About this RNA:
This is a predicted structure of a 73-nucleotide RNA (transfer RNA) from Candidatus Allofontibacter communis. The RNAcentral record of the sequence draws on ENA. The prediction has a mean pLDDT of 82. Rfam family: tRNA. The family's RNA type in Rfam is transfer RNA.
[in-house]
RNA sequence: GGGGAAUUAGCUCAUUUGGUAGAGCAGGGUCUUUGCAAGGCCAAGGUGAGGGGUUCAAGUCCCCUAUUCUCCA
Numbered sequence: 001g002g003g004g005a006a007u008u009a010g011c012u013c014a015u016u017u018g019g020u021a022g023a024g025c026a027g028g029g030u031c032u033u034u035g036c037a038a039g040g041c042c043a044a045g046g047u048g049a050g051g052g053g054u055u056c057a058a059g060u061c062c063c064c065u066a067u068u069c070u071c072c073a
Stems, first nucleotide, its partner, number of pairs: 001072007010025004019056001028042004049065005
């Protein structure tokens, strides 16, 4: 220098063809206990890496940029 992949909640990851963004764990509240742990229930938490474009509608399609991983040289 060139090719490919990844980037979504605090962490690990889903999201089947473009049509309301979810789970587990962690953290918060509550119930149960003399107390702790475990467990049940509830709620919260997202400019979907950044910018632009296409579309009635974009996490999803297209372009550019950034970071990480990987292959070639």